[in-house]
This is a predicted structure of a 72-nucleotide RNA (transfer RNA) from a Pseudomonadota bacterium. Rfam family: tRNA. Rfam links the family to the GO term triplet codon-amino acid adaptor activity. Rfam's curators write: Transfer RNA (tRNA) molecules are approximately 80 nucleotides in length.
RNA sequence: GCCGAGAUAGCUCAGCGGUGGAGCAGCGGUUUCGUAAACCGCAGGACGAGGGUUCAAAUCCCUCUCUCGGCU
Numbered sequence: 001g002c003c004g005a006g007a008u009a010g011c012u013c014a015g016c017g018g019u020g021g022a023g024c025a026g027c028g029g030u031u032u033c034g035u036a037a038a039c040c041g042c043a044g045g046a047c048g049a050g051g052g053u054u055c056a057a058a059u060c061c062c063u064c065u066c067u068c069g070g071c072u
Base pairs, nucleotide, nucleotide: 001071002070003069004068005067006066007065010024011023012022013021018055026042027041028040029039030038048064049063050062051061052060
């Protein structure tokens, strides 16, 4: 230099045009003499940045940044 994959909650990841989710972690509660476990609930995200297409974009297109892999 070229090609590909990825960037979404504190962490690990789903979601691939139509209300942003799960597990773990956090907070509250039930239970217990108490703790852990279990169960119930709550909170937490301008979806890497900018622009475009669309009635509608995390999702499609363009540019850029960063991470990983391959080729030279």

Lineage of the source: Bacteria > Pseudomonadati > Pseudomonadota.